Context: one part of a larger RNA
RNA sequence: GCCUACGAGUUACACCUCACUAGCAAGGUUAAUGAUUUAAGAUCAGGAUCCGGAGCGAAAGCGAGUCUUAACAGGGCGAAUAAGUUAGUGGGGGUAGACGCGAAACUUUGUGAUCUACCCAUGGACAGGUUGAAGUUGCGGUAAAGCGUAAUGGAGGACCGAACCAGUUGACGUUGAAAAGUCUUUGGAUGAUCUGUGGGUAGGGGUGAAAGGCCAAUCAAACUGAGAGAUAGCUCGUACUCCCCGAAAUGCAUUUAGGUGCAGCCUUGAGAAGUUAGUAUUGCAGAGGUAGAGCUACUGAUUAGACGAGGGGGCUUCACCGCCUACCGACUCUAGACAAACUCCGAAUGCUGCAAUAUGAUUCUCAGGGAGUGAGGGCACGAGUGCUAAGGUUCGUGUCCGAGAGGGAAAUAACCCAGACUAUCAGCUAAGGCCCCCAAAUAUAUGCUAAGUUGAACAAACGCGGUUUUGUUGCAUAGACAGCUAGGAUGUUGGCUUGGAAGCAGCCAUUCAUUUAAAGAGUGCGUAACAGCUCACUAGUCGAGCGACAGAGCAUGGAUAAUAAUCGGGCAUCAAGCAUAUUGCCGAAGCUAUAGACUUAAUUUUAAUUAAUUAAUUGGUAGGGGAGCAUUCUAAUGUUGCAGAAUCCGACAGGGUAACCUUUGGUGGAGAUAUUAGAAAAGAAAAUGUAGGC
Numbered sequence: 001g002c003c004u005a006c007g008a009g010u011u012a013c014a015c016c017u018c019a020c021u022a023g024c025a026a027g028g029u030u031a032a033u034g035a036u037u038u039a040a041g042a043u044c045a046g047g048a049u050c051c052g053g054a055g056c057g058a059a060a061g062c063g064a065g066u067c068u069u070a071a072c073a074g075g076g077c078g079a080a081u082a083a084g085u086u087a088g089u090g091g092g093g094g095u096a097g098a099c100g101c102g103a104a105a106c107u108u109u110g111u112g113a114u115c116u117a118c119c120c121a122u123g124g125a126c127a128g129g130u131u132g133a134a135g136u137u138g139c140g141g142u143a144a145a146g147c148g149u150a151a152u153g154g155a156g157g158a159c160c161g162a163a164c165c166a167g168u169u170g171a172c173g174u175u176g177a178a179a180a181g182u183c184u185u186u187g188g189a190u191g192a193u194c195u196g197u198g199g200g201u202a203g204g205g206g207u208g209a210a211a212g213g214c215c216a217a218u219c220a221a222a223c224u225g226a227g228a229g230a231u232a233g234c235u236c237g238u239a240c241u242c243c244c245c246g247a248a249a250u251g252c253a254u255u256u257a258g259g260u261g262c263a264g265c266c267u268u269g270a271g272a273a274g275u276u277a278g279u280a281u282u283g284c285a286g287a288g289g290u291a292g293a294g295c296u297a298c299u300g301a302u303u304a305g306a307c308g309a310g311g312g313g314g315c316u317u318c319a320c321c322g323c324c325u326a327c328c329g330a331c332u333c334u335a336g337a338c339a340a341a342c343u344c345c346g347a348a349u350g351c352u353g354c355a356a357u358a359u360g361a362u363u364c365u366c367a368g369g370g371a372g373u374g375a376g377g378g379c380a381c382g383a384g385u386g387c388u389a390a391g392g393u394u395c396g397u398g399u400c401c402g403a404g405a406g407g408g409a410a411a412u413a414a415c416c417c418a419g420a421c422u423a424u425c426a427g428c429u430a431a432g433g434c435c436c437c438c439a440a441a442u443a444u445a446u447g448c449u450a451a452g453u454u455g456a457a458c459a460a461a462c463g464c465g466g467u468u469u470u471g472u473u474g475c476a477u478a479g480a481c482a483g484c485u486a487g488g489a490u491g492u493u494g495g496c497u498u499g500g501a502a503g504c505a506g507c508c509a510u511u512c513a514u515u516u517a518a519a520g521a522g523u524g525c526g527u528a529a530c531a532g533c534u535c536a537c538u539a540g541u542c543g544a545g546c547g548a549c550a551g552a553g554c555a556u557g558g559a560u561a562a563u564a565a566u567c568g569g570g571c572a573u574c575a576a577g578c579a580u581a582u583u584g585c586c587g588a589a590g591c592u593a594u595a596g597a598c599u600u601a602a603u604u605u606u607a608a609u610u611a612a613u614u615a616a617u618u619g620g621u622a623g624g625g626g627a628g629c630a631u632u633c634u635a636a637u638g639u640u641g642c643a644g645a646a647u648c649c650g651a652c653a654g655g656g657u658a659a660c661c662u663u664u665g666g667u668g669g670a671g672a673u674a675u676u677a678g679a680a681a682a683g684a685a686a687a688u689g690u691a692g693g694c
Base pairs, nucleotide, nucleotide: 001694002693003692004691005690006689011096012095013094015093016092017091018090019089020088021087022086023085024084027051028050033045034044035043036042037041055062056061065077066076067075068074099237100236102234106227107226108225110223111222117201118200119199120198121197122196123195124194125193126191128160129159130158131156135152136151137150138149139148140147164188165187166186170183171182172181203219205215206214207213240628241627242626243625244624245623250263251262252261253260254259264373265372266370267369268368269366270365271364272363273362276361278359279358280357281356282355283354284353285352286351292345293343294342299339300338303335304334305333306332310328311327312325313324314323315322376401377400378399379398380397381396382395383394384393385392406417407416408415421596422595423594424593426592427591428590432586433585434584435570436569437568441583443582444581445580446579447578448577454572455571462557463556466554467553468552469551470550471549472548473547474546475545483541484540485539486538487537489514490513491512494508495507496506520535524533525532597618599616600615601614602613603612604611629683631680632679633678634677635676636675637674638673639672640671648666649665650664653662654661655660
């Protein structure tokens, strides 16, 4: 991992509540117990009790009233508005383990020191080699000692190193040879040494050269039994089918925030309404302070100017007065302009009421029964917050996903189209598409783009004589623009400045005049200064358009991201790109066609939820409601089986919307089963489920 078996809403109660069924009914009902009798069981007696029939008050008590009170007032709770009760079945609640499995823990009774920690008693073990303490002896020496020297001697938590004990390094091993090892290397090895045997200390306790270590592969409180099915607002799991409806992720509160209560939203029952509710449009009547706008209409903020009260500074003066100012500046005026917590104003929508019209099959009520939900999310629009950041966060309105399949967007919960009852090798469309992958146009017409731009989701400021197009304006056959040929002079080297300044370092200026076709007291190079080259300007040549400005389209640079690129790919250039217009086609579970099924309503019909017609439905998670299938057992009535039951292995066919039922071949060898009722140990794919097998 697979297969098989097992595996989770049960049972009890004089409990509470609701629905249905049955009995009796202003009443209903027995419990314990007893009697009779039986196959099981039933029948009768038993009225204690309980519920209902009247309430109010703390109570005495009074009573359709009562309590409060001085009250005949007022007020509170009642009556008038009136059906219960007993039993059965079912839905829900309560008390119990209460749908199943699951803690870590707590309490208590015991068992453990054969592992290990420490201790006690009694035994055992330590190859070999090295060093050579004290002491002692001889000799020397001394007054005697100290002392020196040579021997002897054999000390030490001494040294090296086996056994033994330990476990430093590295490798291997890691479903191991081993639930801690092997190899290598290493530390101690006469000691606080190692070790045998016997004994002691026990769980909030021991023992500990102390690591929270060790106390039998278990230790920040051992193990075993019991309380015990502890508790678990937590996680996981919770088993057949079909039909109808179908949510929520919000508000308030919460030692509350992943829980719960009430409300909201769903379902179901009864009752009521029914030209009703709801929705849309129009008309009429309303409330309101948003968008916008405005502010000499307030509050606040604010720019420039005018006027300038007042203040600062300076001068003067005994003081007052007075004079001045590159200062500040209220009020007022002129012009400009701001505001979620400003408003003299003020919409559109939306909201409320009434009426009409259209549509419409639902809406309301019950302290009725049963829930689930109370983590929501994306998108669009209006806002707060944030950086007018976020697939951010918090509200509002709508929508979709959630709980929604189908087509399109390459893939893609919520973007576009569109809401799947079933069948069909029928048709029409939506979004989106029509060269091939790939269904349908290599469609038509006119332009643009040369960048593979682009070909479905965007990159900007800025740059650009890319190209197309629109407009305004100037010059031009009296010859424009560009090119070529020629001229571009004189007063004069203008004046000043300066070493120099001659068109061209700089300053000044009525930058003037002359000759001219034209030529600046000079546009730019250049020289130390001149010179030189050139431009403006003019003529000739040439022969038709040439400039300037503004706008629009498509391109272009700007252009940098992490595994190899790419429009989904192939590929595409008068496109298969972009723009405009037109026609056709393809394209979905949409719509239609044909056949059929379910549900609901209405009408007709039937013994009958029988049948028919018409109309509208039939996506669905949590969840509510309805109807069935299968399994085991029981009762009654039946059926069937050695001429072959159940079982098991197959197969085709038939029936049913489905769960499933029937038939049939083989196997097997003794029971099986239909109908109508009843009762449940009553359905497995999931629980790191349990057991067995492979």
Overview: Large-subunit ribosomal RNA, domain II from a Bacteroidales bacterium, 694 nucleotides, folded computationally. The sequence was found in a public genome assembly. Model confidence (mean pLDDT): 83 of 100. It matches the Rfam family "Bacterial large subunit ribosomal RNA".